[in-house]
Context: one part of a larger RNA
RNA sequence: GCAUUGUUAAGGAACUCGGCAAAUUAACCCCGUAACUUCGGAAUAAGGGGUGCUGAUGUAACAGUCAGUCGCAGAGAAAAGGCCCAAGCAACUGUUUAACAAAAACAUAGGUUUCUGCUAAAUCGAAAGAUGAAGUAUAGGAGCUGACGCCUGCCCAGUGCUGGAAGGUUAAGGGGAAAGGUUAGAUUAUAUCAAAGCUUUGAACUGAAGCCCCAGUGAACGGCGGCCGUAACUAUAACGGUCCUAAGGUAGCGAAAUUCCUUGUCAGGUAAGUUCUGACCCGCACGAAAGGCGUAAUGAUUUGGGCACUGUCUCGACAAUGUCCCCG
Numbered sequence: 001g002c003a004u005u006g007u008u009a010a011g012g013a014a015c016u017c018g019g020c021a022a023a024u025u026a027a028c029c030c031c032g033u034a035a036c037u038u039c040g041g042a043a044u045a046a047g048g049g050g051u052g053c054u055g056a057u058g059u060a061a062c063a064g065u066c067a068g069u070c071g072c073a074g075a076g077a078a079a080a081g082g083c084c085c086a087a088g089c090a091a092c093u094g095u096u097u098a099a100c101a102a103a104a105a106c107a108u109a110g111g112u113u114u115c116u117g118c119u120a121a122a123u124c125g126a127a128a129g130a131u132g133a134a135g136u137a138u139a140g141g142a143g144c145u146g147a148c149g150c151c152u153g154c155c156c157a158g159u160g161c162u163g164g165a166a167g168g169u170u171a172a173g174g175g176g177a178a179a180g181g182u183u184a185g186a187u188u189a190u191a192u193c194a195a196a197g198c199u200u201u202g203a204a205c206u207g208a209a210g211c212c213c214c215a216g217u218g219a220a221c222g223g224c225g226g227c228c229g230u231a232a233c234u235a236u237a238a239c240g241g242u243c244c245u246a247a248g249g250u251a252g253c254g255a256a257a258u259u260c261c262u263u264g265u266c267a268g269g270u271a272a273g274u275u276c277u278g279a280c281c282c283g284c285a286c287g288a289a290a291g292g293c294g295u296a297a298u299g300a301u302u303u304g305g306g307c308a309c310u311g312u313c314u315c316g317a318c319a320a321u322g323u324c325c326c327c328g
Stems, first nucleotide, its partner, number of pairs: 001323008010314002014312001019309001027051005036041001038147001052069006070074001082307007089299002094106002110145007122131003148294004153224003158221002160217005167212003173206002178201005185193002225243005252286001253283001264280005
């Protein structure tokens, strides 16, 4: 000097990104215990007091009561919650990146849509077969959402899905008009025509689903406007006009885990607050099951504040153990 540990005057977070680390608290008994709440909780809330030994009494035994008594200290050492207020997110218990992430991510019960009538749908497999299931729609598969409470608006034009079948289009197949080749034959015997058969090609007509078409469907993929004017101060615009659209964002929330401008503005908290809380709404670019808004309880979750406490700090110091170095 370093590591680990212990103590520390006065102050007590001034440290720091941040109370990180450390300290405080801690057992049992008694008293007492708020907001909020899904009435279960919250809750060991918070906040107080007691605890040894001896004798008597008391008891089944504890407990309890009375009297006395020792120490600085009686849960006499060790082991054994710090607490409160407010907000975000996720309902919760659970799961996860074995070895940098434990979370707001995943899951979840619940909700909802859709498929499936049993040789089920779906899945694995050239197949046999198997899972589903030794189940049968209160079942099974798939998708989205994610307790609970209040709710879940408008658009079916595009894409998807479902249904429809009049018309258009449409394959193989069926069909076989017609044409070519070949040649018995005919003839004006160079040439031309040409039956049957064989062969090559092949029109009309017929011909399903699909697509076009017609409807429906958003807890399907998705989408949810612009400009101009207007009120007796000003400002603003309940109101009017106009263009476009399938329809122009409803309720609720909102500088938000979303707000660029932005440390927005006002209020609170501080002596002083880019964070925090409550409002405002001008939402660059919230918004209703890629759910919206609330919400008790829960959380090794995130953020802000406070009490207690402390060597985190002002600002260091001392000690123990180990180790490095030096001397012997």